RNA sequence: CGGCGAUUAGCUCAGUGGUUAGAGCGCCGCUCUGAUAAAGCGGAGGUGCGCGGUUCGAGUCCGUGAUCGCCUA
Numbered sequence: 001c002g003g004c005g006a007u008u009a010g011c012u013c014a015g016u017g018g019u020u021a022g023a024g025c026g027c028c029g030c031u032c033u034g035a036u037a038a039a040g041c042g043g044a045g046g047u048g049c050g051c052g053g054u055u056c057g058a059g060u061c062c063g064u065g066a067u068c069g070c071c072u073a
Stems, first nucleotide, its partner, number of pairs: 002071006010025004018056001027043005049065005
């Protein structure tokens, strides 16, 4: 330089263009206990990497940029 992939909650990751963006772990509170752990219940936490476009409607499709990873030369 060329090609491919990834970017969504604190972490690891899901998510057919549509009506509410979720799960596990973690965090906070409550129940339980002599106390802790485990278990159960509830809660907080997201401008979905940036910009632009397509569309009635974009996390999802397209273009471009950024960062990271892999492959080739």